This is a predicted structure of a 94-nucleotide RNA (TPP riboswitch aptamer (THI element)) from Methylocystis heyeri. Rfam family: TPP riboswitch aptamer (THI element). Rfam's curators write: Vitamin B(1) in its active form thiamin pyrophosphate (TPP) is an essential coenzyme that is synthesised by coupling of pyrimidine and thiazole moieties in bacteria. The previously detected thiamin-regulatory element, thi box was extended, resulting in a new, highly conserved RNA secondary structure, the THI element, which is widely distributed in eubacteria and also occurs in some archaea.
[in-house]
RNA sequence: CCAAAUGGCGAGGGGCGCCGCCGCGGCGGCUGAGAAGGACCCAUAGAACCUGAUCCGGGUAAUGCCGGCGGAGGGAAUGCCAGUGCGAUCCAAU
Numbered sequence: 001c002c003a004a005a006u007g008g009c010g011a012g013g014g015g016c017g018c019c020g021c022c023g024c025g026g027c028g029g030c031u032g033a034g035a036a037g038g039a040c041c042c043a044u045a046g047a048a049c050c051u052g053a054u055c056c057g058g059g060u061a062a063u064g065c066c067g068g069c070g071g072a073g074g075g076a077a078u079g080c081c082a083g084u085g086c087g088a089u090c091c092a093a094u
Base pairs, nucleotide, nucleotide: 001087002085006082007081008080009079010078012042013041014040016037017030018029019028020027021026022025049074050073051072055068056067057066058065
């Protein structure tokens, strides 16, 4: 001086459904990381998420609840810091 892995911070991408009760704004139940939290998930080595899809099969009180579709198509290409090494260069000593 410098690259990868990795970590942190900022910027970036994303989703928020189903059911019950009542006093319609809340409370409770289901799945889930997350069902509007000041959170959670994802970031190209990309199954976060969207499209197909008012799809198909199974199941449920009901729902993208599970599986298929499917490694199908699309999807965020950023900065700083830390960090690391038989690394690079230079200097000094021997």